Large-subunit ribosomal RNA, domain IV from a Dehalococcoidia bacterium, 347 nucleotides, folded computationally.
Model confidence (mean pLDDT): 88 of 100.
The full RNA is in RNAcentral, with records from ENA.
NCBI's taxonomy places the organism under Bacteria, Bacillati, Chloroflexota, Dehalococcoidia.

Context: one part of a larger RNA
RNA sequence: CCCUGGUUAAGGAACUCUGCAAACUAGCACCGUAACUUCGGAAUAAGGUGUGCCUACUCAGGUGAAGCCCCUGCGGGUGGAGCUAGAGAGGUUGCAACAAAGAGUCCCUCCCGACUGUUUAUCAAAAACACAGCACUCUGCUAACACGUAAGUGGAUGUAUAGGGUGUGACGCCUGCCCGGUGCUCGAAUGUUAAGGGGAUCCGUUAGCAUUAGCGAAGCGUUGAACCGAAGCACGAGUAAACGGCGGCCGUAACUAUAACGGUCCUAAGGUAGCGAAAUUCCUUGUCGGUUAAAUACCGACCUGCAUGAAUGGCGUAACGAGAUGGGAGCUGUCUCAACCAGGGAU
Numbered sequence: 001c002c003c004u005g006g007u008u009a010a011g012g013a014a015c016u017c018u019g020c021a022a023a024c025u026a027g028c029a030c031c032g033u034a035a036c037u038u039c040g041g042a043a044u045a046a047g048g049u050g051u052g053c054c055u056a057c058u059c060a061g062g063u064g065a066a067g068c069c070c071c072u073g074c075g076g077g078u079g080g081a082g083c084u085a086g087a088g089a090g091g092u093u094g095c096a097a098c099a100a101a102g103a104g105u106c107c108c109u110c111c112c113g114a115c116u117g118u119u120u121a122u123c124a125a126a127a128a129c130a131c132a133g134c135a136c137u138c139u140g141c142u143a144a145c146a147c148g149u150a151a152g153u154g155g156a157u158g159u160a161u162a163g164g165g166u167g168u169g170a171c172g173c174c175u176g177c178c179c180g181g182u183g184c185u186c187g188a189a190u191g192u193u194a195a196g197g198g199g200a201u202c203c204g205u206u207a208g209c210a211u212u213a214g215c216g217a218a219g220c221g222u223u224g225a226a227c228c229g230a231a232g233c234a235c236g237a238g239u240a241a242a243c244g245g246c247g248g249c250c251g252u253a254a255c256u257a258u259a260a261c262g263g264u265c266c267u268a269a270g271g272u273a274g275c276g277a278a279a280u281u282c283c284u285u286g287u288c289g290g291u292u293a294a295a296u297a298c299c300g301a302c303c304u305g306c307a308u309g310a311a312u313g314g315c316g317u318a319a320c321g322a323g324a325u326g327g328g329a330g331c332u333g334u335c336u337c338a339a340c341c342a343g344g345g346a347u
C1' cells in the first nucleotide's frame, strides 16, 4: 500500500448519476391496524407492550397411581397422588432475559406489465416472451395443416363445445370513419390467353408436258393462316379484431381575443370516445400550481398532439414485481474528516 472484517465523539445523505455500499429492523405472544378493493385482499400494513429464573401461592385444562365399591371381565364406578403444557400473583439477578446464533426496514406518489411463470449457458431477467380470456380465419374426415420422392406417419384411436393458423393479451368501460390501393372471398357475360385440336397457304422432290427460259398431278417431305381452346389476368361485387389510411385555405359575434357559423379546394374517408410536453413534445428548462432556502427532476393541471388514439388495441384498474421515476420516516463512516484494531497478501 491492497484485500476482508470490527469499533467510533458531534452531526446524520451535507456524499453521490443514484442512500451505491453499509447500518437500522428481525423470533414468539398479546393489543392495534388506513386509503383503496375484483370483498379474496391490502396486512407481519403502520404503530405499541411483554419475554430470564424461583415459589410449600392461585386458577381452569390434560393424563390419571394407591385406596374403596360393584364385580369377574386383563370390566365399571369413585377417588384424587404424581407428572404435564398454560394463564395469573408474589419474589429475585444483571447494563441487557427471542442476553449467543439464526432472524422483515417502513410509508406515500407515479409509469409499465394484470397475475405465478419463461428468456440472451458465458456482460442484458426486463416494460421483452408466455399466459388464462377475446376475436378473425381455415377444416365435414382419406379434414385442414405438417414431415416424407413414395409407401406411410403425426393431427387422432380426435370429429366443428374438435383440430390448425393469425392477431390481441386478466378484469372493467369501450373498440369510431374509410373497400380508392394491396390482399383474401364470391361471380361469371365479354376481352386476352398455353399445350393441344385444326388444317388454308408456301416450298422441296418428280411421272408427265414443253423442249429456249419453264410449268408441274399423285405420293412423300416442309411450312403452318383462320377457327376451337382452361385457370389466371382484365372486369363486377363483398371484406378492415385483413395489410393499411383517417386533409388544406379564407372569412365571421356590439372592447379585444376566440370562432358555435359560413365559403372554397381536394380525398376512398378526413381522427370519433378517450388520453395528452406522455417510455410519444422538436421549439422546451412550454405555462400555471404543489414539493425545496434553491428543482432541466417529480406530481397535478392546461392543450399550441414538430410526429396520440382505439385488438399494430384506447383509457382505467385491486393484487403482484430482484422492473423504471420522485418524495418522506428511521438508520447509519456515504460524507464533514478521518482514526484505531484484527486477519490475510504483493513489494
Base pairs, nucleotide, nucleotide: 001345002344003343004342005341006340007339008338010336011335014334019331027051028050029049030048031047036041038170052092053091054090055089057088058087059086061084062083063082067078068077069076070075093097105329106328107327108326111323112321113320117129118128133168134167135166136165137164138163139162145154146153147152171316172315173314174313176246177245178244181243182242183239184238185237186236187235190234191233192232196228197227203221204220205219208215209214247265248264249263250262251261274308275305286302287301288300289299290298